[in-house]
Context: one part of a larger RNA
Order: sequence, then C1' cells, then structure tokens
RNA sequence: CUGGGCAUAAAGGGCUCGUAGGCGGUUAUUUAAGUGAGCUGUGAAAUCCAUGGGCUUAACCUGUGAUCUGCAGCUUAGACUGGAUGACUAGAGUCUAGGAGAGGAAGACGGAAUUCCCGGUGUAGCGGUGAAAUGCGUAGAUAUCGGAAGGAACACCAGUUGUGAAGACGGUUUUCUGGCCUAAGACAGACGCUGAGGUGCGAAAGCGUGGGUAGCGAACAGGAUUAGAUACCCUGGUAGUCCACGCUGUAAACGAUGAAUACUAGCUGUUGGGAGUGGAAGAGCUCUAAGUAGCGAAGCAAACGCGCUAAGUAUUCCGCCUGGGGAUUACGGCCGCAAGGCUAAAACUC
Repeated sequence: CUGGGCAUAAAGGGCUCGUAGGCGGUUAUUUAAGUGAGCUGUGAAAUCCAUGGGCUUAACCUGUGAUCUGCAGCUUAGACUGGAUGACUAGAGUCUAGGAGAGGAAGACGGAAUUCCCGGUGUAGCGGUGAAAUGCGUAGAUAUCGGAAGGAACACCAGUUGUGAAGACGGUUUUCUGGCCUAAGACAGACGCUGAGGUGCGAAAGCGUGGGUAGCGAACAGGAUUAGAUACCCUGGUAGUCCACGCUGUAAACGAUGAAUACUAGCUGUUGGGAGUGGAAGAGCUCUAAGUAGCGAAGCAAACGCGCUAAGUAUUCCGCCUGGGGAUUACGGCCGCAAGGCUAAAACUC
C1' cells in the first nucleotide's frame, strides 16, 4: 500500500458536544482546477522485451525496433467532481397550539419500619442455628403500651411502563431548567452527516477537607464447622455506605451490536399523540407518524439466530482487529494527592 473483517470466533471507542479533515439535496448559467481527446517538446546510454547479425553453440558482444506507463506546454470537450453567480424546497431548522414523562438542579414537607433513650405493664428467659455456642437478661431483658430523638430508604401504585446521549432516574410538593412527540400552516433556504486531536458528562469502589452515622457492613474480634477453615453459618463491629466541595475516570460502562441516511412482505401486544368511524357517553374498529416488545417473508448467517428497533440491501464518516502465551505487562511519556489510569513493546515459548 492492499485485502478480509468487528452480537457470540481477535475486533465498536462508556457516552455527548464539537475543531481540522472526509463526504454531501434539486436546478440554471459560467469557469476549466480535477477529468477526457489531439499535437509538440522532453523522457541519456546501458538494462528488460521483440527481431536480425558475430564468436562451432550458449553465456557474451552487437544492429534495428519497441518500450520508457512520466513531466511540461499548446489546442479542444464540458457529462461528472470542484470553483463562481443566481434560483428552488423534499434534508436540517425557526415560529404557533397542544401532549406525555422515575429527564436534571435546589428547597420544603410526609407516613411506615429499624435502632437508641425515657416512662408504664410484666417475669425468666431472649436471641441465634442444620445443631449449637459466643452475645443480651433478675442492675429486670425479650414481649407489649405511651412518649421523645436521629439517620437512611421511599411498600402499594409498578407495567418486557416511561424519561435520558450514556452513566442513570421512583414518597409528596414548590421554584428554576434541558430534551422529545403530535397537528396544521407560515417563515427561512442546504444552514447538512460524520468527526482524528480537543471539550464536557461518566455506576460502584477509592482518595482529600469538613460534617453526619439509624440500619447494613470490607478490615478486625469472638463463637461454631472442619483434618485444617486466615471461608461459607452465628454474635459483635471500624472504615465505608449519607451530605457539601474537590479529585479519581474505570466496569460483563452489554443490545457483548458506532453514528447518520435511504430502500426491502406481513401479523400481534403495548406507551404517549393525531385523523376518521361509532354511540347518549363510551367500549370498540380503521388509518397515521414517534417509541417499546413478541413472531415472521425475502435476504443474511459457521451455526445459534437477526429480520423496517437488521446481524438484510446500499452510501458516507469515525473507532478497532490481524495465532495463543509473555501482556489490560516492562520501559518511556502524559495524567493523578495516592491507589492507579491512558498510551504500549520485545526477548523467549507453543
């Protein structure tokens, strides 16, 4: 450089936004950079190739031709790509009116439950397990009733339900706020897609400072089990889990499936809309664009399976793979307070 690939065999970046770059709708005129045609100049010789000749042949030497796929200039064509100018509305967008939602941030409030504390009743056990023991309890526990405190999480509703780019989001309510869907028109006029670097977001655990701590609970202690038991089980229990601010930047960050666009049978359920039909109101029925699920034609696939939410048919752009181990490693660099993260080999070996 090229090829073949990336759900499960190696391989989709955790996810947005977006710079450069790459790619880009319909149409008219123009230009002639790319592109096509012709001509001219140049493209040393040797070599290679074709065909002759000379050494007895060959290697070797040599004549001629072809080639030198290139570069430059001139002339020309104007379809396609590019440039310029103008027009358009099917892409993208703005406005108007509705709609749904656990989308985000901050504040306020609520009830159930656990625990601790205070008081009443009450007495010998409670708790725990496969069975026990450690543990708690006559200094009155467990149980039960009343009161009070505090923290964390929000039963039912709840649904292969909804929202979000992903991580994720679930009591009620207020304020602020992002996105999405639908309908009918109007405006504007390619403003688009992707996106190396970059920027921001990013579960849990972990780190820093300061709070908070009910329950749970790494570490730790004890009791069991066992040949042992640095475990599984039990009784306790510190960090942590919670809040504020800052850092970390990783996950089976999964649909193990990058984003966008177009096209390609149907059937069924469901969510939020719209149109029509129906009827007293409805239920229902038909169609429609947006989601979310189950089957399935064609096609694809090694098979499993996928199948308008594609793993089908195509295009554009990005990321990544190239036998197993060594190696999510070493060294170096960058980032981090650290833990560590990102990038990323080789020897050797099969």